Bacterial large signal recognition particle RNA from a Solirubrobacteraceae bacterium, 266 nucleotides, folded computationally.
Rfam family: Bacterial large signal recognition particle RNA. It is annotated as a non-coding RNA gene.
The prediction has a mean pLDDT of 79.
It is recorded under the gene name ffs.
[in-house]
RNA sequence: CCGUGCUAGGCGGGGAGUUAGCGGUGCCCUGAACUCGCAAUCCGCUCAAGCGGGGCCGAAUUCCCUCCCGAGGGGCGUGUCGCGCGGCACGCUCCGCCGGCUGGGGCGUUGAUGGGCAGGGUCCCCUGCGAUGUCGGUCCGCGAACCAGGUCAGGUCCGGAAGGAAGCAGCCUUAAGCGGGUGCCGGCAGGCGCGGAGGGAGUUCCCUGACCGGAGCCCCGUCCGGCGGCGGCACCGCGCGUCGGGCCUCGACGGAGGGUGCACGG
Repeated sequence: CCGUGCUAGGCGGGGAGUUAGCGGUGCCCUGAACUCGCAAUCCGCUCAAGCGGGGCCGAAUUCCCUCCCGAGGGGCGUGUCGCGCGGCACGCUCCGCCGGCUGGGGCGUUGAUGGGCAGGGUCCCCUGCGAUGUCGGUCCGCGAACCAGGUCAGGUCCGGAAGGAAGCAGCCUUAAGCGGGUGCCGGCAGGCGCGGAGGGAGUUCCCUGACCGGAGCCCCGUCCGGCGGCGGCACCGCGCGUCGGGCCUCGACGGAGGGUGCACGG
C1' cells in the first nucleotide's frame, strides 16, 4: 500500500419556550436526513444520552475538532409616522368676562344716566265672544205579520131590501228605534285664541306716561394687561401598532483546514 472481517461512531441540525439544569414530545427556521411504539398538570437524565424494539452504513463525500459564511431566532437601546390615555409650569391660538389706552358712529339742554310714582307686559281666579270636541234637537233616509193611524179590493157578519159594521193583503203615513249629515238651535267640557274701562298677587327685568333733577349714555373696533375654560395646537410622559437603523448573542445549510482504530492474509 491492497484485500477480507470487525469495533468506536453515525443514520439530521438549530432557535425560542419549558425546566434548578440538560435531552425529547408540541411551535418556528433549515432542507431531504432508516423504521415501529411512547410522552405536557408529560417521558427520561444529572454535566447530560430521548427511552424501548428492529434494520442499514462503517474508519471516511458519511465520524470528531477548529475557523469562515450566514437563513432564521432572542436580548438591550434608539429614530419616523399613526392612534389612545394622562399632564399642561412655559409658548402660540380660540372663546368668555373685567380693566386701561385710544379710533369711528349714534342718541342727548326740543332734557342723558339716575330717582321715586302710576299703568301695562307676567301669574292666579272670575267672566264675555270665537273656535274645537261631544251630546241632544231641527233636517234626510230606513223603519210595525197581529197587539199604530188612514184608505181598505176580495172575502166575512147583520138586514127582506135600501144600507150598515168589523177588517186581512196591498198602498199611503208615522211611533219607538237604527243610520246619515253637521247648515241652524241648545246643553256640557277644557294644558285653545282674543277681550274685560272685573277682582287679587307681584314689580329682579322690559315698555309707556307725567314728575324730580341737570350732562351724560349706547354700539362697533385697534393695542396692552389680568382672570377663567372637562378648549385646540405645540410640548412632556406612558402604552400599542407601523416602517427603518445600531450594539450584543445563539446559529441551520454551505465552504476550508486538521484529526481518528483492531485482527488476519498478500